About this RNA:
The prediction has a mean pLDDT of 84. A computed fold for a 688-nucleotide part of an RNA from an uncultured bacterium, annotated as large-subunit ribosomal RNA, domain II. Rfam family: Bacterial large subunit ribosomal RNA. Rfam links the family to the GO terms ribosome and structural constituent of ribosome. The sequence was found in a public genome assembly.

Context: one part of a larger RNA
RNA sequence: GUCCGCGAGUCACCGUAUCCGGCGAGCCUAACCGAAAGGGGAGGCGAAGCGAAAGCGAGUCCGAACAGGGCGGCCUUUAGUCGGAUGCGGUGGACCCGAAGCCCAUGCGAGCUAUCCUUGGACAGCGUGAAGCCCCCGUAACGGGGGGUGGAGGUGCGAACGAGUGACCGUUGAAAAGGUCUUCGAUGAGCUGAGGAUGGGAGCGAAAGACUUAUCAAGCUGGGUGAUAGCUGGUUCUCUCCGAAAUGCCUUUAGGGGCAGCGUCGGGCAACACUCCGCUCGGAUGUAGAGCACUGAUCGAUCUAGGGCCCCUACCGGGGUGCCGAAGUCCGUCAAACUCCGAAGGCCGAGCCGGUUGCAUACCCGGCAGCGAGACAGUGGGGGCUAAGCUUCAUUGUCGAAAGGGAAACAGCCCAGGACCGCCGAAUAAGGUCCCCAAUCCAUGUUCAGUCACUAAGGCAGUGAGGUCUCUCAGACAGGUAGGAUGUUGGCUUAGAGGCAGCCACCAUUUAAACAGUGCGUAACAGCUGACUACUCGAGAGGCCCCGCGCCGAAAAUGAUCGGGAGUAAACAUGGAACCGAAUUCGCGGGCUCCGCCUUCAAGGCGGAGCGGUAGGAGAGCGUAGCUGGACGGGCCGAAGCCGUGCGCGCGAGCGACGGUGGACUUCCAGCUAGCGAUUAUGCGGAC
Repeated sequence: GUCCGCGAGUCACCGUAUCCGGCGAGCCUAACCGAAAGGGGAGGCGAAGCGAAAGCGAGUCCGAACAGGGCGGCCUUUAGUCGGAUGCGGUGGACCCGAAGCCCAUGCGAGCUAUCCUUGGACAGCGUGAAGCCCCCGUAACGGGGGGUGGAGGUGCGAACGAGUGACCGUUGAAAAGGUCUUCGAUGAGCUGAGGAUGGGAGCGAAAGACUUAUCAAGCUGGGUGAUAGCUGGUUCUCUCCGAAAUGCCUUUAGGGGCAGCGUCGGGCAACACUCCGCUCGGAUGUAGAGCACUGAUCGAUCUAGGGCCCCUACCGGGGUGCCGAAGUCCGUCAAACUCCGAAGGCCGAGCCGGUUGCAUACCCGGCAGCGAGACAGUGGGGGCUAAGCUUCAUUGUCGAAAGGGAAACAGCCCAGGACCGCCGAAUAAGGUCCCCAAUCCAUGUUCAGUCACUAAGGCAGUGAGGUCUCUCAGACAGGUAGGAUGUUGGCUUAGAGGCAGCCACCAUUUAAACAGUGCGUAACAGCUGACUACUCGAGAGGCCCCGCGCCGAAAAUGAUCGGGAGUAAACAUGGAACCGAAUUCGCGGGCUCCGCCUUCAAGGCGGAGCGGUAGGAGAGCGUAGCUGGACGGGCCGAAGCCGUGCGCGCGAGCGACGGUGGACUUCCAGCUAGCGAUUAUGCGGAC
C1' cells in the first nucleotide's frame, strides 16, 4: 500500500417546543407498603395579580392624593396537567481520536553518567638536567665563577591508555554518534577495575541548565484521567422540497463568541394586501458640475498704509527712490474638511393608474439552524506611485453554492432571466462561417506594414480623404539660357577691411532687373553663388490645419508562432442578405412537488406554476440486529450464508427471479428496541 474485520451525536436527570394519547378547572403521584390489583395526595404544576418586602388583592405599586403613570383584570374565546415520541438546550467525558502539560505516591532507578568514600591496577622508550652534594678558582668571610655528581618537574618527544581538533566517508549507516587520515594529554587537578554513598523540586555539577540507564528548565512507573484543547483531522444508506452567510454593534475581541441580519419549518392575521418594474404627482437632500458671495489658497497689474536705502536737518520735520509691500481695485485661477448656486440619479410617500405575480408574499408569534476568513469584475472614492492578481469603503454582477456555449487552454469576463429525465426534431444567444472545425456571400472604400497578431513620448515628401490661404494663360511652380550694373573700395575702424572680422548708415543713379548684399571663398582683392529680372516652356504650384490606415521608435534569458496551418483578403472600416452555434427557447414522451377545481375510501381526473445547489432547515423511505403478536407461514422434494446471470420490479437506498454451492434453519406483515449502514481519522487489528 491493497483486501477483510472493527471504528464516532449515546445514556440519565432537568428544561423547552411540536406531535400523539388520558383526564380536564383541574392533572399527577414520590418514597414506601403489597404476590398482584391496589394503597399512598406528603408534595408539584395550573386556576390572580401587583410590590424589593411587610403586605394588599381584580387589583396593586409609586405617591399626601379619591392627580397621574407602571404592571395586571374586564371588554373578549380561562387550559391545564400527566405519560409517550421527536427537535434543541442545560448538567455530566456528552460525537470520536489527538497534546505539550499540572498534581499525588511509604512506588522503581547512580549496571549509563556527575561527585565522593574504601581497596586494587597500569603508565614502552628517549630527552631536558632544578635543588642539594663533591672538587677547583675566587673572597677578610660571604656572595660569586667553573667542572663533576645528582635526578627535580600539573617539564619535552612519543607507544599502551585517555581525549575528540580538522577534513572526508557514513545519513533506509557496519554503528539510534561510527570509520579513515589528522590532532591533543600521556607522573598527573591524570587514567582505570571492584565494592560502596548521594534521587526527583531532590541529588550531583572545575557551571554547559550539564548529568541522574538512547529520556531532563524537574527522571521513570502507577494514579487523579475519558485532564483541558475557542485548535487540526474524521464522522458510515437513499430520494424529495426550500436554501444561506462571509455584514452591523459589542467582546483581554480579532481564525472564538453574544445580539441583530440573511435560511428553513410550524402557527396566526387580513384586506386590490404585498414584491418588483413603468408612468404621474408631492417631498427631503447638497454629490457631479459650476462658482468665488463666505472660509482659505493663488498669477500678474494697479493703488496705497507701513518699512528698507540715499539725502537735508540741533530738534521737530522734510525730500528722493527703478527696493519690499498689508488692506483695497482690475485681469486670470484653485479647494475632501469653501458654497451665491446646483443637476442626472438614488431615497421617502401617494395613485379605484399600467405591467408582473395569481394565494404566493409581506407582517406577527414560535421550533431548528448555518454564516460572522470571502474572491474577482464594472462604476464612484480613500490609502499607495491616478503601482500591484495591492489594500480599504460604497454600489451592481458573477463565482462562492452553477453545470452548458464562447474567450486556444482559463472559479470571478461574455451568452445563458440557468442542467427534473429521455429524443439521430426545430429556432436562436454570445461568438463565429478558408482548413484543423459546424456554418458565407454581396456592395463600397482602406491597408502592403504579414500591419492584422503587445506599447508610449517623439519622429516620417508612406498613402487615402477633407478644409483653408497664397501664386497662376496679363504665363505661376520646377528646370534651362542670359543679365545680376553705376556713384563705390559707402563712412568709420584697421597693417589691410574692396557686398561678405567689427561699428554706423542703408542713400542715389542707369534700368526689364540687380541688395551699400544670402552663402562659399581671398592676407586684402579676385572668383563662384543667391536675392531680383527678361526670355524659353505651357498648367497647375506652394504653405498650413484636420481625419482614416500605415512606418520608425521596439533589447532577455530552453524553440519559435495569430490556438496552428495558412491568408493580400481568409486584414481593417461601413452597409446588406444568409447560415452555423448552448443543457437557452420551442416540439414530442415521461417522472416528481405545490396550488386550484371536480370526484372521493385510499386514490384518481383536469388545469396552472415549479423541480442547479455548498453550509443548513423540512419531509418521505431502503437496509441491519434483537423482541412481541399474527400469517394452522416457508424449509432435507434443500433454510441461512456464499458465487453467478445480455432476467424482472423500484427515481434510488434496494427488492425479487433463475442457476450453482451449501446442509439446517428461516421469511413476511403489524408494532417495539437499538452496540443499526465507512474509500478516507499519517485511524485500530489481521492477512498478503